[in-house]
Transfer RNA from Nakamurella sp., 72 nucleotides, folded computationally. The prediction has a mean pLDDT of 83. Lineage of the source: Bacteria > Bacillati > Actinomycetota > Actinomycetes > Nakamurella. Its Rfam family is "tRNA". Rfam classes the family as a transfer RNA. About the family: Transfer RNA (tRNA) molecules are approximately 80 nucleotides in length. The sequence is in RNAcentral, with records from ENA.
RNA sequence: GUCCCGGUAGCUCAGUGGUAGAGCAUCGCGUUUACACCGCGAGGGUCGGCGGUUCGAAACCGUCCCGGGACA
Numbered sequence: 001g002u003c004c005c006g007g008u009a010g011c012u013c014a015g016u017g018g019u020a021g022a023g024c025a026u027c028g029c030g031u032u033u034a035c036a037c038c039g040c041g042a043g044g045g046u047c048g049g050c051g052g053u054u055c056g057a058a059a060c061c062g063u064c065c066c067g068g069g070a071c072a
Stems, first nucleotide, its partner, number of pairs: 001071007010024004018055001026042005048064005
């Protein structure tokens, strides 16, 4: 330099055009003499940036940035 994969909650990841989710973690309540486990609930996201397509974009298109890989 070219090509491929990925970037979504604190972490690991779903979500392939129509309200952004799960597990773990955090916090609260229940339970316990207390802690842990367990049960119930809550908070937490401008979906990597910008632009475009569309009635509507996390998703499709362009470009840039970041990480990983292949070739040279």